This is a predicted structure of a 406-nucleotide RNA (Bacterial RNase P class A) from Rapidithrix thailandica. A source record names the gene rnpB. NCBI's taxonomy places the organism under Bacteria, Bacteroidota, Cytophagia, Flammeovirgaceae, Rapidithrix. RNAcentral holds the sequence, with entries from ENA.
RNA sequence: AUAUAAGCCUGUCUUAUCGCUCUCUGCAGAAGCAGAGGGAGGAAAGUCCGGGCAACACAGAGCACCGCACUUCCUAACGGGAAGGGUUCCGGGCAACCGGAAUACAGAAAGUGCCACAGAAAAAAUACCGCCUUCCGGAGCAAUCCGGCAAGGUAAGGGUGAAAAGGUGGGGUAAGAGCCCACCGCCCUGCUGGUGACAGUAGGGGCAGGGUAAACCUUGCGGGUUGAAAGACCAAAUAGGUUUCGCUUGAUCUUGAAAAAGAUGAUAGGGUUGCUCGCCCUGUUUCUCUGAUGAGAAUGGCGAAAUGGGUAGGUCGAUGGAGCUGUUUGGCAACAAGCAGCCUAGAUAAAUGAUAAGACUCCACGCAAGUGGAGACAGAACCCGGCUUACAGGGCUUAUAUUUCU
Repeated sequence: AUAUAAGCCUGUCUUAUCGCUCUCUGCAGAAGCAGAGGGAGGAAAGUCCGGGCAACACAGAGCACCGCACUUCCUAACGGGAAGGGUUCCGGGCAACCGGAAUACAGAAAGUGCCACAGAAAAAAUACCGCCUUCCGGAGCAAUCCGGCAAGGUAAGGGUGAAAAGGUGGGGUAAGAGCCCACCGCCCUGCUGGUGACAGUAGGGGCAGGGUAAACCUUGCGGGUUGAAAGACCAAAUAGGUUUCGCUUGAUCUUGAAAAAGAUGAUAGGGUUGCUCGCCCUGUUUCUCUGAUGAGAAUGGCGAAAUGGGUAGGUCGAUGGAGCUGUUUGGCAACAAGCAGCCUAGAUAAAUGAUAAGACUCCACGCAAGUGGAGACAGAACCCGGCUUACAGGGCUUAUAUUUCU
C1' cells in the first nucleotide's frame, strides 16, 4: 500500500421564491395580519423485552398458568449489557499452550413416557456370525481335522444403527470379561487458590444403569390486569331526566234531593276531500269532603326559570427528561459520581413540503474541455432503556494475509 473480517462514527450542502405547523412579540372586538425564532432518525421501522405514567383490582398464604435458568457485576428494570468460568468447533504449535468463533450452559442417580428404519438385542438387554469347552458322528497310528436343528461358556472380533453397556495397554483365561493391574475418564471425601462459576491436588471406590427435559416433570427465581383509543377536566344545539312557579284538567241548559243522565255548543285527535267548510268516530281523568248543584287534592297537559348526567366539540395528559454536550475522578469494562454549559419537533386526519439555480459524491461517454444520469434505508404520534431488522457512499481503529521500501 492492497484485500478480507469485526467494531465504531458519519450518512448531502448553500441560496432565492412560494407554502405548512408550533412558540413569542406587536396590531386587532374577532377572524386574522406583520415581524422574529424552532421544525424527523440512526434506525423515527418491527412492536419483541423491560420500565416510567394512568385507571381498575388487591388481608395473608397456597394451587394453577406464564416466563427465566453457569458466575460476579452494571442498571429504574430487563429475556439487555460488561467482565469472567465451563463445553464444543476451527487455526497454529512436537508439546505445554496460544488465538478465534459458537453456546436456552439447572436436574436424565425423583418418577413417567418415547427412541422410526435397520439390527440377535434400544436398557438392570441380548448370542445372528464368530471364538472356546463338552457331547455325538466321521477321518487319522497319533497330534489333530471335518461335520451337527446338540448342551453350555463368552460382549474380545464381525455385522446393524444416530447411539450397543467406560477407553488404551498389559496380565490372566478353555475362550473371554474391571476378572486383576497402570494411565485416562467417572463417583465420593478432603485440602489449596478464587467473591463466585470453577481450577489444581491428595486419598478412597472397579465403576454407577445409553440418549431425550425446545417430552411430561422436578428444583430455584420472577410475574395483578389493561394500555394514551390509559385517564383528568370544561362543555353547545336538540331530545329526554329532576326541582320550583304559573295556567289548566272544561262551559251552558234541562231533569232528578243523592255528584248522575240527557241536550247544545266548544275543544283535542283521527277519518273522508286536491284544499277549506261540512260530515263521521273517539276523548275531555281519578279520589275525598259536604244535605249539596259546591269545595279541595292527586294526576295529566301547556308555559317559564333553575339544574344533574351525557353527546358533538375543546383543554390537559404531551414533551424539562433515568435529558444533551464538555470535562474531572473511580472502575479492566458495562457504568457511577462531581462540576460547568445548554433547551433540542409536538402535529391530531395529522405540519416538517414544492420549484429554480449552484456546489459535493458516484456512474457512463469523451484525449481533454465537457455532456448526460443518479443520490442509500427510510417519516415522529405519551415518554424512556434495550434487542432485532433495513441501509448507497465516506471516515477511523483493530486483526489476518500478500506485496514493496528502509